Predicted 3D model of a 75-nucleotide RNA (transfer RNA) from Candidatus Acidiferrum sp.
Its Rfam family is "tRNA". By type it is a transfer RNA.
The coordinates come from a structure-prediction model, not an experiment, and the mean pLDDT is 82.
[in-house]
RNA sequence: GCGGGGGUAACUCAACGGUAGAGUCUCACUCUUCCAAGGUGAUGGUUGCGGGUUCAAAUCCCGUCCCCCGCUCCA
Numbered sequence: 001g002c003g004g005g006g007g008u009a010a011c012u013c014a015a016c017g018g019u020a021g022a023g024u025c026u027c028a029c030u031c032u033u034c035c036a037a038g039g040u041g042a043u044g045g046u047u048g049c050g051g052g053u054u055c056a057a058a059u060c061c062c063g064u065c066c067c068c069c070g071c072u073c074c075a
Stems, first nucleotide, its partner, number of pairs: 001071007010024004018055001026042005048064005
């Protein structure tokens, strides 16, 4: 330099054009003699960034940054 995959909640990941969700963590309540486990609920988001298309974009298009894998060139 070229190609492919990825970036979404504190963490691990879904959602492939139509209300951004789950599990874990944290907190509250419940349960228990107490703790843990279990149950219920709550908190938590600039979907890496900037544009474009669309009535509507995490999703499609362009640019750009970062991470991983492969190929090639030079040393």